[in-house]
RNA sequence: AGGCCUCUCGCGGGAGAGAUCGGGCCUUGCCCGGCGCUGAAGGCGAAACCGCCCCGGAAACGCUCAAGCAGAAGGACCGCGCGAGACGU
Numbered sequence: 001a002g003g004c005c006u007c008u009c010g011c012g013g014g015a016g017a018g019a020u021c022g023g024g025c026c027u028u029g030c031c032c033g034g035c036g037c038u039g040a041a042g043g044c045g046a047a048a049c050c051g052c053c054c055c056g057g058a059a060a061c062g063c064u065c066a067a068g069c070a071g072a073a074g075g076a077c078c079g080c081g082c083g084a085g086a087c088g089u
Stems, first nucleotide, its partner, number of pairs: 005085003009081005018035001020034006036069003042065001043063003049057003
């Protein structure tokens, strides 16, 4: 060098839950309010677990503030690719 690891970007895959009720408007739709739900953006947790164990970190667990509940968009995570970084035989 390559490989492993981390990150940006691109491509592909990607679940769950009312096409709910009322009102308004510029009426394929948007806004406001009500009830019912979802967890895989984010956020939070007194949390499984981990550590250097007075404490700290923290999940695919929990909460549902946010977000979402036809489609679109988004989407944790996984795979592939270019590039960068770190380690460094």

About this RNA:
The prediction has a mean pLDDT of 79. This is a predicted structure of an 89-nucleotide RNA (Glycine riboswitch aptamer) from Caulobacter vibrioides. NCBI's taxonomy places the organism under Bacteria, Pseudomonadota, Caulobacterales, Caulobacteraceae, Caulobacter. RNAcentral records the identical sequence in 3 taxa. Of the family's consensus pairs, 90% are formed in the model.